[in-house]
Parts: sequence; C1' cells; structure tokens
RNA sequence: CCGUGCUAGAUGGGGCGUUAGCGGUGCCCUGUAACCCGCCAUCCGCUUUAGCGGGAUCGAUGCCCGUCUGAGGGGCCGGUUGUCAUUGGGUUCGGCUCGCCUCGGAAGGCGCUGAAGGCCAGGUCCUGCGCAACGACGGCCCGUGAACCAGGUCAGGUCCGGAAGGAAGCAGCCUUAAGCGAUCGCCGCCGUGUGCCGCAGAACAGCCUGGCCCGAGCCGACCGCGACGAGUUCCCCGAUGGCCCAACCUCGACGCCGGGUGCACGG
Repeated sequence: CCGUGCUAGAUGGGGCGUUAGCGGUGCCCUGUAACCCGCCAUCCGCUUUAGCGGGAUCGAUGCCCGUCUGAGGGGCCGGUUGUCAUUGGGUUCGGCUCGCCUCGGAAGGCGCUGAAGGCCAGGUCCUGCGCAACGACGGCCCGUGAACCAGGUCAGGUCCGGAAGGAAGCAGCCUUAAGCGAUCGCCGCCGUGUGCCGCAGAACAGCCUGGCCCGAGCCGACCGCGACGAGUUCCCCGAUGGCCCAACCUCGACGCCGGGUGCACGG
C1' cells in the first nucleotide's frame, strides 16, 4: 500500500415548551445522501455514557473534536419625538360639526294703492270682581212611597144610650214622612290648564292691529371673512398591552478552516 472479516460509530442537528434534569411525542428554525415498526401530555422512557423495545442498511473517508461564521429562538433594558389597540382625564391651541351674531356679496320678494322711522290708541301677558260655560254636591219641582204601630174622611159592621145622640175605627178614597227614582226646569254653594265677554287695576320690553306725521327704502334662502357659545370617536395629557426598532446577554442549525482516526488475518 492492497484485500477480507469485525468493532466503535452513523442513518440528522438545533431553539422554545415541559421536566429536578435528560431524551421522545408537540410548535418552530435549519438542512437532506437524512432507514422501518411499536409507545407517549393530569404522558412515555431514562439518570450525567440520561428515550426504551424489535428489525434493516452503511461502516473506519466515514465519523469525532475545536475555532470562526451566524439562519433562527429565548432573556433583559430602553425608544412610546415609531405604530396599533384598549382605557382614564382635558377643551389651552388647532381640525370638524352645530347654534347664534356682526360685516360683505347675493337668487328672489315686499314697497309711492306708501318702505324704514316717529307719535297715538287698542290687543297680546298678569291680578281682582262680575257674567257666561262646564263639573260636583245640596234644596225646590216631578214620580213613587205606610196591612197595624202617619193624618183626613171613614160605607158596612162594633160599642154606649130608653131615645135623641155619641165614641173608637177596618176596607176604600185623598194626602203626606223617611226612603227610592227620574231630570237639569229653578235656586244655593264649591271648583276650573274654560271664555273672539264686561269693568277696574297692574304692566307697557317685544310682537300684532288700526289711525296720523314723514317720504324711499326694507326683508332675504344661500355663500364668504370674522367674533362668541356648545359638542367631539379628530386633537392634547396620562396609563396598560401588542407589534416594530436599537443595544446587551444567552442557546445555536447550515457552512468555512484546523486537528484526530481502532482490532484481527492474508498478500
């Protein structure tokens, strides 16, 4: 150096989660030439050589170790003058919306059959009284209403009397009390989100109506500048959370480089 047969080993690795810890099942990253079956989440297997059981293939050019790199994961702190969401507060500035006012413009309308303005009178509003209306109550009126215990008249009959005459009195008829009913015809009293009503008072700012004076303007949808007020999921202040960004710590796949490399036999 070559060949044969073995053995170690390999047939993926890593992060998170879970766990006292390790590995697996779970999620994710990386990567492929990346074996098969069974088990597993209040779980399965194990204990620093830390999955177990069964099978298959390759096998010391194929594995092992280390530095660097650094996909990706985790932690921590900060940025909220990065973004989003939730929530509390605020209305100082700004935005938006609404209301109102001034000024300017303006479609249109009213106006010499008299605009605006001024004066007068009346009304609108309030108070009292009256009247009316409506409602409740009461009285009168009307009807009904007593076997006897209400009244009048009391036939018949009864009683007293020698008689004349007298007495009580049922039914009937008439009337009436309490009560009941009907009705607003009248009266009284009380009340009223009542009134094209009257009188008096108060008030008289505005509005409405009418009259007089004067003689040419007045109103105005809408638009714009501005002032004031209110609201606001915009905005401002704060809190919490998610995402994002940056620094630091930590684990770290793939990859680069370096190093290591077994036993037996035969030639």
Predicted 3D model of a 267-nucleotide RNA (Bacterial large signal recognition particle RNA) from a soil metagenome. It matches the Rfam family "Bacterial large signal recognition particle RNA". Gene Ontology terms of the family: SRP-dependent cotranslational protein targeting to membrane, signal sequence recognition and signal recognition particle, plasma membrane targeting. The family's RNA type in Rfam is non-coding RNA gene. Its mean pLDDT, the model's own confidence on a scale to 100, is 76. The RNAcentral record of the sequence draws on MGnify.